The prediction has a mean pLDDT of 86.
The RNA shown here (c-di-GMP-I-GGC riboswitch aptamer) has 81 nucleotides and comes from a Candidatus Rokuibacteriota bacterium.
The sequence was found by an Rfam model in a public genome assembly.
């Protein structure tokens, strides 16, 4: 450095509920845990979703999702290999 344990110390928080924001996807706070070895950060590519445009097939614009995939950066621990 790769790697990822019936290890140790911890961390994050799905669905759902409540409140708030947003046209919406969705986001924030609280509760709550399905899970996560990067479930930390980043919308660069793909994918999906929402709003708008259009000749309503395609396509384009804007936004969203990092816990969809790829990628980039950083990080705790040290079993086996």
């Nucleotide at each position: 450095c790769c790697c990822g344990a019936u290890a140790a110390a911890g961390g994050c928080a799905a669905a759902c509920c409540c409140g708030c924001c947003g046209c919406g996807a969705g986001g924030c706070g609280g509760g709550g845990a399905c899970g996560c070895a990067a479930a930390a950060c980043c919308a660069c590519g793909g994918a999906u979703c929402a709003g708008g445009c259009c000749a309503c097939u395609c396509g384009c614009c804007u936004g969203a999702u990092g816990g969809c995939c790829g990628g980039g950066u950083u990080a705790c621990c040290g079993a086996a290999g």